Predicted 3D model of a 152-nucleotide RNA (glmS glucosamine-6-phosphate activated ribozyme aptamer).
The sequence was found by an Rfam model in a public genome assembly.
Its Rfam family is "glmS glucosamine-6-phosphate activated ribozyme aptamer". It is annotated as a riboswitch.

């Protein structure tokens, strides 16, 4: 240095807690809570209080992280034959824009009831029956679909 085997780790509404609220206490201290689901990915650098909704509202306040978005670079898609360059829009396995429809889509917490753990705050779980939006995908319609040079 490479390979093999075993183990640990592998979270992204995620992790944490100096504030706050709450519990227990022999008053020294020891603890508890702190985002409900849906959705989201990897080209490089920088920036940024990073999407959607909920019968939740300490889901307060804050720290860290982060799959978002913006700018530049790189590469690429489209601009109705091909190539190069410019310009415009867009994409990072997808690729013009607006609207409509379908689908993803019976969300989860809340609420009710029960089981287990804890002295307690509270924690873990089963069952019952409700209610989303964004984004994505498919289809339809409208609008847009440039220029120079070379080739065919």
């Nucleotide at each position: 240095a490479a390979g093999u085997a075993c183990g640990a780790a592998c979270a992204a509404g995620c992790g944490c807690c100096a504030g706050a609220a709450c519990u227990c206490u022999a008053c020294g201290g020891a603890g508890u809570u702190g985002a409900c689901g849906a959705g989201g990915a990897c080209g490089g650098a920088g920036g940024u209080u990073a999407u959607c909704g909920a019968g939740a509202u300490u889901u307060c306040g804050g720290c860290g992280g982060a799959u978002g978005c913006c700018u530049c670079c790189u590469c690429g898609u489209c601009g109705c034959c091909u190539g190069u360059c410019a310009c415009g829009a867009c994409g990072a396995c997808a690729a013009g824009u607006a609207c409509u429809c379908u689908u993803u889509a019976c969300a989860a917490a809340a609420c009710g009831c029960c089981c287990g753990g804890g002295u307690g705050a509270c924690c873990g779980g089963a069952c019952g029956g409700a209610c989303a939006a964004a984004g994505g995908a498919g289809a339809g319609u409208g609008c847009a679909c440039u220029g120079a040079c070379a080739g065919c």